A computed fold for a 1504-nucleotide RNA from a metagenome, annotated as small-subunit ribosomal RNA. Model confidence (mean pLDDT): 83 of 100. It matches the Rfam family "Bacterial small subunit ribosomal RNA". Rfam links the family to the GO terms structural constituent of ribosome and ribosome.

RNA sequence: AGAGUUUGAUCCUGGCUCAGGACGAACGCUGGCGGCGUGCUUAAUACAUGCAAGUCGAACGAGAAAGUUUCCUUCGGGAAGCGAGUAGAGUGGCGCACGGGUGAGUAACGCGUAGGUAAUCUACCCUUGAGUUUGAGAUAACCCCGGGAAACUGGGGUUAAUAUUGAAUGAGGCGUCCACAUUGGAUUGUGGAUGUUAAAGAGGCCUUUGGUCUUGCUUGAGGAUGAGCCUGCGACCUAUCAGCUAGUUGGUGGUGUAAUGGACUACCAAGGCUUAGAUGGGUAGCUGGUCUGAGAGGAUGAUCAGCCACACUGGUAUUGAGAUAUGGGCCAGACUCCUACGGGAGGCAGCAGUAGGGAAUAUUGCGCAAUGGGCGAAAGCCUGACGCAGCGACGCCGCGUGAGUGAUGAAGGCAUUUUUUGUCGUAAAGCUCUGUAAGGAGGGAAGAACGGCACCUGGUAAUGCAGGUGAUUGACGGUACCUCCAAAGUAAGGACCGGCUAAAUAUGUGUUAGUAGCCGUGGUAAUACGUAUGGUCCGAGCGUUGUCCGGAAUGACUGGGCGUAAAGGGUGCGUAGGUUGAAAUAUAUGUCAGGUGUGAAAUCCCACGGUUUAACCGUGGAACUGCGCUUGAAACUAUAUUUCUAGAGUAUGUCAGAGGUAAGCGGAAUUCCCGGAGUAGUGGUGAAAUGUGUAGAGAUUGGGAAGAAUACCAGUGGUGAAGGUGGCUUACUGGGACAUAACUGACACUGAGGCACGAAAGCGUGGGGAGCGAAUGGGAUUAGAUAUCUUGGUAGUCCACGCCGUAAACGAUGUAUACUAGAUGUCAGGGAUAUUCAAAUCCUUGGUGUCGAAGCUAACGUGAUAAGUAUACCGCCUGGGGAGUACGGUCGCAAGAUUAAAAUUUAAAGGAAUUGACGGGGGCCCGCACAAGCGGUGGAGCAUGUGGUUUAAUUCGAUGCAACGCGCAGAACCUUACCCAGACUUGACAUCCUUCUGAUAGAUUUUAGAAAUAGAUUUUUCCUCUUUGGAGGCAGGAGUGACAGGUGCUGCAUGGCUGUCGUCAGCUCGUGUUGUGAGAUGUUGGGUUAAGUCCCGUAACGAGCGCAACCCUUGUCUUUAGUUGCCAUCAUUUAGUUGGGCACUCUAAAGAGACUGCCCGGGUUAACCGGGAGGAAGGUGGGGAUGACGUCAAGUCCUCAUGGCCCUUAUGUCUGGGGCUACAUAUGUGUUAUAAUGGUAUAGAUAAAGUGAAGUUAGAUAGCAAUGUUCUGCGAAUUAUAAAAAUUAUAUCCCAGUUUGGAUUGGAGUCUGUAAUUUGACUCCAUGAAGUUGGAAUCGCUAGUAAUCGCGGAUCAGUAUGCCGCGGUGAAUACGUUCCCGGGCCUUGUAUAUAUUGCCCGUCACACCAUGGGAGUUGUUCUCACUGGACGACGUUGAGCUAGCCUUCGGGAGGCAGGCGUUAAUGAUGAGGAUAGCGACUGGGGUGAAGUCGAAAUAAGGUA
Repeated sequence: AGAGUUUGAUCCUGGCUCAGGACGAACGCUGGCGGCGUGCUUAAUACAUGCAAGUCGAACGAGAAAGUUUCCUUCGGGAAGCGAGUAGAGUGGCGCACGGGUGAGUAACGCGUAGGUAAUCUACCCUUGAGUUUGAGAUAACCCCGGGAAACUGGGGUUAAUAUUGAAUGAGGCGUCCACAUUGGAUUGUGGAUGUUAAAGAGGCCUUUGGUCUUGCUUGAGGAUGAGCCUGCGACCUAUCAGCUAGUUGGUGGUGUAAUGGACUACCAAGGCUUAGAUGGGUAGCUGGUCUGAGAGGAUGAUCAGCCACACUGGUAUUGAGAUAUGGGCCAGACUCCUACGGGAGGCAGCAGUAGGGAAUAUUGCGCAAUGGGCGAAAGCCUGACGCAGCGACGCCGCGUGAGUGAUGAAGGCAUUUUUUGUCGUAAAGCUCUGUAAGGAGGGAAGAACGGCACCUGGUAAUGCAGGUGAUUGACGGUACCUCCAAAGUAAGGACCGGCUAAAUAUGUGUUAGUAGCCGUGGUAAUACGUAUGGUCCGAGCGUUGUCCGGAAUGACUGGGCGUAAAGGGUGCGUAGGUUGAAAUAUAUGUCAGGUGUGAAAUCCCACGGUUUAACCGUGGAACUGCGCUUGAAACUAUAUUUCUAGAGUAUGUCAGAGGUAAGCGGAAUUCCCGGAGUAGUGGUGAAAUGUGUAGAGAUUGGGAAGAAUACCAGUGGUGAAGGUGGCUUACUGGGACAUAACUGACACUGAGGCACGAAAGCGUGGGGAGCGAAUGGGAUUAGAUAUCUUGGUAGUCCACGCCGUAAACGAUGUAUACUAGAUGUCAGGGAUAUUCAAAUCCUUGGUGUCGAAGCUAACGUGAUAAGUAUACCGCCUGGGGAGUACGGUCGCAAGAUUAAAAUUUAAAGGAAUUGACGGGGGCCCGCACAAGCGGUGGAGCAUGUGGUUUAAUUCGAUGCAACGCGCAGAACCUUACCCAGACUUGACAUCCUUCUGAUAGAUUUUAGAAAUAGAUUUUUCCUCUUUGGAGGCAGGAGUGACAGGUGCUGCAUGGCUGUCGUCAGCUCGUGUUGUGAGAUGUUGGGUUAAGUCCCGUAACGAGCGCAACCCUUGUCUUUAGUUGCCAUCAUUUAGUUGGGCACUCUAAAGAGACUGCCCGGGUUAACCGGGAGGAAGGUGGGGAUGACGUCAAGUCCUCAUGGCCCUUAUGUCUGGGGCUACAUAUGUGUUAUAAUGGUAUAGAUAAAGUGAAGUUAGAUAGCAAUGUUCUGCGAAUUAUAAAAAUUAUAUCCCAGUUUGGAUUGGAGUCUGUAAUUUGACUCCAUGAAGUUGGAAUCGCUAGUAAUCGCGGAUCAGUAUGCCGCGGUGAAUACGUUCCCGGGCCUUGUAUAUAUUGCCCGUCACACCAUGGGAGUUGUUCUCACUGGACGACGUUGAGCUAGCCUUCGGGAGGCAGGCGUUAAUGAUGAGGAUAGCGACUGGGGUGAAGUCGAAAUAAGGUA
């Protein structure tokens, strides 16, 4: 310090997620030791048991027992002493208000900080002054008598005090008054007068009527400590809480308190708080600090420390220095317990502990040895404070689980390119060492110093007092620590390994099981799941979960934004507020500087020190960024005063304008009405129809009525704040510009609330209503059409008045001011030059446009009219949905507007630009693409393939173009992969091993069997070397296992091959340039071409794969050659038959030829195009081969090869038979036809290219024929196939289901082949079906082509209408590119990128989830009214009762019970508010691999 994730890729915006640190944690796995810390975060739930606050005999009275000793005894016992002035209890004093716990309440002077108290108190403590005299009456304990189950309690009697109390004395105390001083003033100070108010003793010592010491007590003053009260400032959320308040705010007199005060009371006044957030609601103890962070901040408030609050819940007082009292009281309530049912008892949020709750948090331990506290003169007692120990890896820190050497790189595991290598791995074993920790044994600190006791010394009359010596005091503790012993012996795990993120392989699984923080992974080759091996990171821990901060500049003070990503208010006026021109003087609010007080300690930081180190602890320093006081400075800010004119305003003169309001007026057009004239349609549409018209329309013409809108001018022209504003005239009126520089003198800018204006639609009342026209009727369109189109048409549109208050109210750009290059239009002014006018040029102000520099911007773009550079103020934003929705409030007649959430869901949503693809977008161009033609298919019969069906099987594959006469260039057996049946198991085939044989193989005969196979029989019989033992080779039998074998699966694991776009003209690269980037440029543009073909231009310059050419064939010629070819000339023949010849044809080799080379014209003097000449051929001459980068997970595992998986007496192999040939049917491709351009018959011409030895066959001969027989030539320019056919000629048929057509069927045959039944071809005779030119639709073809005619070949024993070739005859048409299809280039739009077979919306149906409404219902809480009113306190009364004091002895003073009133908790009733739960039913919302209906958006999305 960043990273992952939106896209095909890019930049940006923006959210989500991760890496870090921390924790009072919990959970999972694991666990050796020690030190220091730490441990109910939940139920402030309920608590059994024990302990947690007592102490003092030196304040007081009284005072046991057990036991023991002695004595007595009636042996039952009694008395005395000791125990002992002890225990226990009581009166009294002090303490119990500390210490300890908890965080419920509290948004408050509760806390923090700084102050005030002249408005106060303070027990014990310290310093200091004075004093401590004299009386009295009670009362507990105790004794007696009672009540009660108990708790407890009544009556009588006795007694003491440092208990209570009368009197005395008394001040520098307190009260009142006076005088003086001081002060702004006072409750201040000094002095005087007067009144009033105290007490308690106890214990030592001695030189004992007393002295002295210690201590207590009383009263003053001062201090210290602690506390009370008041004030400034500071620290949570919410405005969907906007008004709150009657003791409320103030005053006067009282009450009350330690003290101020409406704290309380009576009266008077009507105030007080609040948008700088009152009041209400929610939440919360506050702080020092803690965690995090670079910091600023954010979160938090365990342990430790300060403050506060609370003590079962609520209320209340008493005592006291202090409490409204955790282990005190009273009352009420809830709960628990005891009970004899009458009554009682209790409060762990003290320490342990229990139950419960919970993911979760410890021992019913030891000790007062230390520190501290209470009491005491002290010893001492008490102390769950505290010190220690126990439990828990809960945290931090430290140590260990060994060290060195050791390569046969062992065994074993895993992997592997497969038999070797790698790795675990110096790891182990082995050898040599060490001894921390744990274990055993021995030794052994510090924490201890006080105190009292004993003794000594000093001092005193003596004690007290001071100093010294001695013994004594440890829970922890069998401590820490040290030494020795033995022994490598007792001590390692967890998570992770796809990316982020360090670390990978195998195997299992097969969208299953699972994983996951985000992206995601898993559908048979998973580095992502499980396991193993290996590795990585930490290590007595490691991971997970939760929470906080960080990263997050993702709430931005430091430090963000708002044209299009979320975000400028619709516009103005203006209040509060914020900000504010120039100059001078003063002050000192902010500001700055110095000093000073405080900012508790601890913590953090630094230094040093102590534990072996560290954690931890100690000492010192720094710091605590704050607040107060004080001294100064005066630039800025502020305040006050005085000036100025540049901002702003006023004035004068001039100017433009659809600025506004009102009234009046005009013409054109539309519709309607009336009339003329006139006749059959009109109107409307893509096409129609509804409509209208013979009752006279439409068209035409004259007249009239009505309403609305204002053509041309008219213009990115004007004007207004915006909305908006357009005929003409008049009236009233707002604003603006320019010029002048006379006046005022900062009067300014912005503007939360507020007020006003505010299109269209809509609403109310009343008018008006021509045209248009939601709703709606009809007609069309359509699968439907509640739409688009059409014909009608109501509200509305118009006017007046009043509401509404919203718009893509947009420049998607708030207002104001200043500054920052230009160029060029236009509107309204002014000036200068020049000028007869008109016009012109230049300068300048204001408005409105275009282009553009710098800059800015993610880019697009913006650019003086900023989105640049700055200032001031306002508004708004913080992922997408839910939602601008719900609830609540406000406004509105309503519609609705405004303000405005949450639950929940999701990893993206989004902006700009890029490359493709696509478009029922555009432009240009091409192709038998259309058009123009010729011939077909689709109808019939048959052949053949496919689907489907059937079947034991009908083997498998191919499925839009690009499957379907395709794989198959040929299924009767074989093929054959399928089915049935019968057999074999190292196998039909390959290699290796063992053993036997010598042959094997072949041939003969024969048995069983369907055959395979099994068996028998006869015959023949190896090779090489050799040391003659044998070895090797070969072959067979038997055996063994390695293996063979598989047309089994996966073409979505693959290679190879192939199809297709497409023989379309495209596809790319290097360098450079350009852009943040994806990318672009080049390759676009202007021409041209069949072509990215070529030329020109050009930030590009070059290059590659394609195109073209090179190759084959064909067309012409030449040369060479002349047999098997040829024959012009000569001879010859039936015949190129023979001689002869090689001229010609032909054959087959090498060449030539064609290149826009030449001419004319066009074109940019180009490329090129048009025409022409010559030429066999002319503009790539015709044809073929040749197929760029890529696309379709296209096809093929059944050609072949191959990974993985599967079968192994079977999914392999052999054999027989069957099937692939089935047949209601659908379809593709063909063939034959439908006839006269024909059929039939006869006659007679003319090819090319092939093929032939298990072949082709002449001739002859037999048969009607298929074919047979016989014989011959030819391994081929020699021979054979072989007849070419259409054509031609002649004859016949005469338009018919025929002399067309030939299917089907019967019979008879031929050939091939072991075999022709399922199931071949052919021949003859007979039979003679459908079919008379074929619906919608659709195919091929542009010249030697279509059409038509025959011939050959491959496969093949046999079996083509298919396929591949060959030649014969031989057309028609192309105006042209509007349209259909496909393609290329440029451009445009896009919400597409699996790329339009894309994407995507809504209803409905189903499941689940959260939520709103809801008749109501159940709580909680608050307020108000009323009722009732415990304890206590206060007031009042007090006829009853009454020790001290007074008394005149009668009584009084004072007190108590009791009564009444005030206050008042819990409670009851009623009303209201707030809030939460549940709720039949209901509303929308969200989510959910394959539901329904449509097709709304995205392209002109098919109606933008």